[in-house]
Predicted 3D model of a 728-nucleotide part of an RNA (large-subunit ribosomal RNA, domain II) from a Nitrospirales bacterium. It was read from a public genome assembly. Taxonomically the source falls in Nitrospirales (Bacteria, Pseudomonadati, Nitrospirota, Nitrospiria). The coordinates come from a structure-prediction model, not an experiment, and the mean pLDDT is 82.
Context: one part of a larger RNA
């Protein structure tokens, strides 16, 4: 891990709905009792309801507060009730599996801790205190020397206890271990036997170790199915509608609860939604500066500063600051002299949708995304956050954006080898123009990017010079007063600083750059000539160009590949293109319309029935006839309910959830069947079904039961819980 089996909304009591059934102003019994301890029968205490208001007393269709006949509040109208089914609350273990824990009661010191008895053990080998002898010293000691001696939590080192380091192992040899290395080895030593001491205890040379592989409270069994707002998981079909992710409160935030939204069952109207016209409220966006701020620059100007004068008062002055006024331009979420557009409200009118309102039953939801748009927070930062409004996803599949929940476009009941379109595309890969007409773009721009630059190119405009010769080139000239003046060592056009004239001329700066210590020298402005027709400068705009740098590889069109495109922009044509539309066929749901059979009610006909009556007989009774009431059975005929059946016309994406209708299992009643000439089960199979869950039928295996129809009960359906349990 597969496969099989087994695994979760049940059971009780009490309440609220809806269904069905009894019986009704009434309905119903409980324990018990009785009964082959089956049914039933009996059993009226009780409950519920038929009357209420008041705290009561009471008093009643009213009644409570009031002085009150006011006035006001509750009630007077409205059918219950027991069952039984189904939903849902409570109360319980309450849909299942799960703690970590709390409490109680007892078992444990054969492991390990410490502690008592009472016993073992420690190869060898070095050190060599104390102490005592001898000799040699002392005056006696002290002292110094050999010698014996054998002390230590002393030294190396086995047993033994232990376990520094590292390697193996890690599904091991092993639920702690081997190898190699290491410490302690007369000691606070190490052991063996037997007792002690335990669970808020007990031992602890102290690490929260240790108490039988378990320890910041051991281990069993018990309260117990402890609690779990938490994670997991909860089993067959189909049919209809279908959310939410907010707001309000919360020791509240990943929970709840009442409202919002969604389901159903009743009732109510036309109340609802759209869109037109009238009628309102308002202070947004814009705008403005009339207010309250807040800002710039002028004018004036009170008042300060500064300077000057002054004994003092005070005067003058001022390139200085500057309230107030004034003039120009200007800012605002918490300014407004002003003001929209949409949205709101009421009212009509109409076409169109097909809703809305009340009371009941059942919910889920309370993490929400992203996109446009108004705005707050940030950084006019985020796939940040927080709100208002639309939209899509959540719960939506199609078909386009190479792929891509929120983007475009479009809402899938099936079926089709038809058909039209949508966004979005027609050169190949890929369906569909290498489409028409004019144009720009040369940058692979297209196919990523600012601020800046651009003598790249297209179009538009203004404006300057030009055949009396313009713009470029190319010849030639750029002259004198002067080296201007100052300043400089110098300063001649060209270091600075001041003026910046005049002549002569066609022209010619007291000088545009290069240059020289300083001159020189080159050269421009200016000017002639030569050429022979356009040439400058500004603006407005289209497409380009640089700015342009990243990490495994082209890699910033999907790709190949594209330059009068297959790019780009205008302008038409035509195709493709989707689960959209449309066709044809089919299927369910709701509405409607018709219709037929059942059922209930009224009617009517016929048949049975036969209470009772009543004729006949001389009487009576039987017997016969003859009319007949209630009931019954059959045909009819109108009317309802609900189901089917044509037809019709609308719909039939879907998570949470809500309602409907159904298969299947097991049992157990009633009825009917089948089975040794083969039951149930297994197993092949191209059957059947109004869509399914599912149901036949046959072979072949089994070998003794077991379908089917109407009813009723449930241990009632498993691909998932790291489910259990078994086999592999």
């Nucleotide at each position: 891990g597969c496969c099989g089996g087994c695994g979760a909304g049940u059971u009780a009591u009490u309440c609220u709905g809806c269904g069905u059934a009894g019986c009704a102003a009434g309905g119903u019994u409980a324990a018990g009792u009785u009964g082959a301890c089956a049914a039933g029968a009996c059993g009226g205490a009780g409950c519920c309801g038929c009357a209420g208001c008041g705290a009561a007393a009471g008093c009643g269709a009213g009644u409570c507060c009031g002085a009150a006949c006011a006035g006001g509040g509750c009630g007077u109208c409205c059918a219950g009730u027991u069952g039984c089914g189904u939903a849902g609350a409570a109360u319980a273990g309450a849909c299942c599996c799960g703690a970590a824990g709390c409490g109680a009661g007892g078992u444990g010191a054969u492991c390990u801790a410490c502690c008592c008895a009472u016993g073992g053990c420690c190869a060898g080998g070095g050190u060599g205190a104390a102490u005592c002898c001898g000799u040699c010293g002392u005056a006696a000691c002290a002292g110094a020397u050999g010698g014996a001696g054998g002390a230590g939590g002393c030294c190396c080192g086995a047993a033994c206890c232990g376990u520094u380091g590292u390697u193996u192992g890690u599904u091991g040899c092993a639920a702690a271990a081997a190898g190699c290395u290491c410490g302690g080895a007369u000691g606070a030593g190490c052991u063996g036997u037997g007792g002690g001491u335990a669970g808020g205890a007990g031992u602890g040379a102290a690490a929260g170790g240790c108490u039988a592989a378990u320890c910041a409270a051991a281990c069993c069994u018990c309260g117990u199915a402890a609690u779990a707002g938490c994670u997991g998981g909860u089993u067959c079909u189909c049919c209809c509608c279908g959310a939410a992710a907010u707001a309000g409160c919360u020791u509240u935030a990943g929970g709840g609860c009442u409202a919002g939204c969604c389901u159903u069952g009743g009732a109510g109207u036309a109340a609802c939604c759209g869109u037109g016209g009238c009628g309102g409220a308002g202070g947004u966006a814009g705008a403005g500066c009339a207010c309250u701020g807040g800002a710039u620059g002028g004018g004036c100007u009170a008042g300060g500063g500064g300077c000057g004068u002054u004994u003092c008062c005070g005067c003058g002055u001022u390139a200085c600051c500057g309230a107030a006024c004034u003039c120009a331009a200007c800012c605002a979420a918490a300014c407004u002299c002003c003001g929209a557009a949409u949205g709101c409200c009421g009212u009509u009118a109409c076409u169109g949708g097909a809703u809305c309102u009340c009371c009941g039953g059942g919910a889920g939801u309370c993490a929400g995304a992203c996109u446009a748009u108004g705005g707050g927070u940030g950084a006019u930062a985020a796939g940040g956050u927080c709100c208002g409004u639309g939209g899509u996803c959540a719960a939506a599949a199609g078909g386009g954006a190479a792929a891509c929940a929120g983007c475009c476009c479009a809402g899938a009941c099936c079926g089709u080898c038809a058909g039209c379109u949508a966004a979005g595309g027609u050169c190949c890969c890929u369906a569909a123009u290498u489409g028409u007409a004019g144009g720009c773009u040369a940058a692979g721009u297209g196919g990523a990017a600012a601020a800046g630059g651009u003598u790249g190119u297209g179009g538009g405009u203004a404006u300057g010079c030009u055949c009396a010769g313009a713009c470029a080139g190319c010849c030639a000239g750029g002259a004198g007063g002067u080296u201007g003046g100052c300043u400089u060592a110098g300063a001649a056009g060209c270091a600075g600083c001041c003026a910046u004239c005049c002549u002569u001329u066609g022209a010619a700066g007291a000088g545009u750059g290069c240059g020289u210590a300083a001159c020189a020298g080159c050269u421009c402005a200016c000017u002639g000539g030569u050429c022979g027709a356009g040439u400058g400068u500004g603006u407005c705009u289209g497409c380009g160009c640089c700015g342009a740098a990243a990490a495994u590889g082209u890699a910033a069109c999907g790709g190949g590949g594209c330059u009068c495109a297959a790019g780009u922009c205008u302008a038409c044509a035509a195709c493709c293109g989707a689960a959209g539309c449309u066709a044809c066929g089919g299927g369910c749901u709701u509405g409607u319309a018709c219709c037929a059979a059942c059922c209930a009610g009224u009617u009517g006909a016929a048949c049975c029935g036969g209470a009772g009556g009543u004729u006949u007989u001389c009487u009576g009774u039987a017997c016969a006839g003859c009319u007949g009431a209630a009931g019954g059975u059959u045909c009819g005929a109108c009317u309802g309910c609900a189901c089917g059946g044509u037809g019709u016309a609308a719909g039939c994406g879907g998570u949470a959830g809500g309602g409907g209708a159904g298969c299947a299992u097991u049992c157990u009643c009633u009825g009917u069947g089948a089975g040794g000439u083969g039951a149930a089960g297994g197993u092949u199979g191209a059957c059947c079904g109004g869509c399914a869950a599912g149901g036949a039928c046959a072979g072949c295996u089994g070998g003794a039961u077991u379908g089917c129809a109407g009813a009723g009960a449930a241990g009632a359906g498993a691909u998932u819980a790291u489910g259990c349990c078994g086999g592999c």